[in-house]
Context: one part of a larger RNA
RNA sequence: AUAGGCGUAAAGGGUGCGUAGACGGUUAAAGAAUCACGAACAGCAGAUGAAAGAUUCUGGGGUUCGUCGAGUAUUGACUAGAGUUAGAAAGAGGAUAAUGGAAUUUCCAGUGUAGGGAUAAAAUCUGUUAAUAUUGGAAGGAACACCAAAGGCGAAGGCAAUUAUCUGGUUCUAUACUGACGUUGAGGCACGAAGGCUCAGGGAGAAAAGGGAAUUAGAUACUCCUGUAUUCUGAGCUGUAAACGAUGAACGUUCCAAUUUGGAGGAAUUCAGAUUGUGAGAGAACUCAUUAAACGUUCCGCCUGAAGAGUACAAGUGCAAACUCGAAACUC
Numbered sequence: 001a002u003a004g005g006c007g008u009a010a011a012g013g014g015u016g017c018g019u020a021g022a023c024g025g026u027u028a029a030a031g032a033a034u035c036a037c038g039a040a041c042a043g044c045a046g047a048u049g050a051a052a053g054a055u056u057c058u059g060g061g062g063u064u065c066g067u068c069g070a071g072u073a074u075u076g077a078c079u080a081g082a083g084u085u086a087g088a089a090a091g092a093g094g095a096u097a098a099u100g101g102a103a104u105u106u107c108c109a110g111u112g113u114a115g116g117g118a119u120a121a122a123a124u125c126u127g128u129u130a131a132u133a134u135u136g137g138a139a140g141g142a143a144c145a146c147c148a149a150a151g152g153c154g155a156a157g158g159c160a161a162u163u164a165u166c167u168g169g170u171u172c173u174a175u176a177c178u179g180a181c182g183u184u185g186a187g188g189c190a191c192g193a194a195g196g197c198u199c200a201g202g203g204a205g206a207a208a209a210g211g212g213a214a215u216u217a218g219a220u221a222c223u224c225c226u227g228u229a230u231u232c233u234g235a236g237c238u239g240u241a242a243a244c245g246a247u248g249a250a251c252g253u254u255c256c257a258a259u260u261u262g263g264a265g266g267a268a269u270u271c272a273g274a275u276u277g278u279g280a281g282a283g284a285a286c287u288c289a290u291u292a293a294a295c296g297u298u299c300c301g302c303c304u305g306a307a308g309a310g311u312a313c314a315a316g317u318g319c320a321a322a323c324u325c326g327a328a329a330c331u332c
Stems, first nucleotide, its partner, number of pairs: 003304004007286002012300001014191004021184003025078005034070002036067006044059004052055001081181001082178003085174005093167007100144001105139007115126002152159002195238007205231002210226004248299006256277009281288002305332002315324003
């Protein structure tokens, strides 16, 4: 490379936007390239054979010509794809600012007196310099109970107190407008949990490391008392996760029953999501099953025995930590 694959066996890129490329709706006209078919020519390979520059048979290519065969680019038109417009709707979608109450902690004051706290049990710890408890007040930081749901929104990561401002996307109804403007997407660009890093703030609670108390043969752990980085904010960097639905994106086609969110409709019902059960079909099975892992099409990514190894080297990126790309020998 071919062929076969990628939910769980090796294998879907973390996610989007998008360049090149690939592929692409209906109709009419003409129709390069290309393909198909036919003919001719030259020559090759194979078979048979002693011999194919002997007859003959088989084969895929090459060149030229032809076809009222197919068909792309191209041109004109169309509206079923896509987009725009008008009118509605829902939402923890994003950013910024302000505000709020409960709770923890600390501080001040009152009441009150000997314990409190912890655990399987203890001890470290804390308390007569008055703790714990309780009442009033103050400060500060972080997170937002109930509502809450199998619920909603977002491309993914993710998003939840309230209010205001700015802002992205989606759905439905109408079918007015544009007229294929589409799909995918190598490179590229952007976003990207937690943790980590740099600078400046902040620091209530929690808490790697560290210090102690236990347990234990030991205990560099599990449990307990503490406790710094961190967790929070602003500006940057890092670019990885079981970044999972372990399931790439898009389009079309295909049972029944039920729940739920948002529209339309007087209603039956219908459109767009979320969810459950069960069929045809699929599958090694588990299971999936109109949100497919069914039946088809287009494009991208990836896999090819185990271990060595996501290692070494080189290169690129990064302040670093590291990340991306990514072998071989040897062994089985």
Predicted 3D model of a 332-nucleotide part of an RNA (small-subunit ribosomal RNA, central domain) from Amoebidium appalachense. RNAcentral holds the full RNA, with entries from SILVA. Model confidence (mean pLDDT): 84 of 100. Lineage of the source: Eukaryota > Ichthyosporea > Ichthyophonida > Amoebidiaceae > Amoebidium. Rfam family: Bacterial small subunit ribosomal RNA.